RNA sequence: AAACUGUAAGGGCAAAGCUACCGAAAGGUAGUGACGCAAAGCUAGAGGGGCUAAAUCACGUUUUGUGAUAUGUCAGCCAGUUACCAGG
Numbered sequence: 001a002a003a004c005u006g007u008a009a010g011g012g013c014a015a016a017g018c019u020a021c022c023g024a025a026a027g028g029u030a031g032u033g034a035c036g037c038a039a040a041g042c043u044a045g046a047g048g049g050g051c052u053a054a055a056u057c058a059c060g061u062u063u064u065g066u067g068a069u070a071u072g073u074c075a076g077c078c079a080g081u082u083a084c085c086a087g088g
Base pairs, nucleotide, nucleotide: 004087005086006085012037013036017032018031019030020029021028022027035076041081042080043079047078048077049074050073051072055069056068057067058066059065
């Protein structure tokens, strides 16, 4: 110094729900709220995976239907990457 480990202190983040706003939706932002988290920090155009389908295309058809597709989105799915404290 590193792999690795998580038990003290100082602290950190904040699921669902609710309210407001943005969005076609998925989802996001702020507040509230704590289920949890040792990376629940960061990375989504060049790893995998999940979600959505406005628009486009195909089919159907006279009611706005069915299917495909990300250019949309998720980092609290895996992954990549950097890092605090204590031990090592």
Predicted 3D model of an 88-nucleotide RNA (c-di-GMP-I riboswitch aptamer) from a Syntrophomonadaceae bacterium.
Its mean pLDDT, the model's own confidence on a scale to 100, is 84.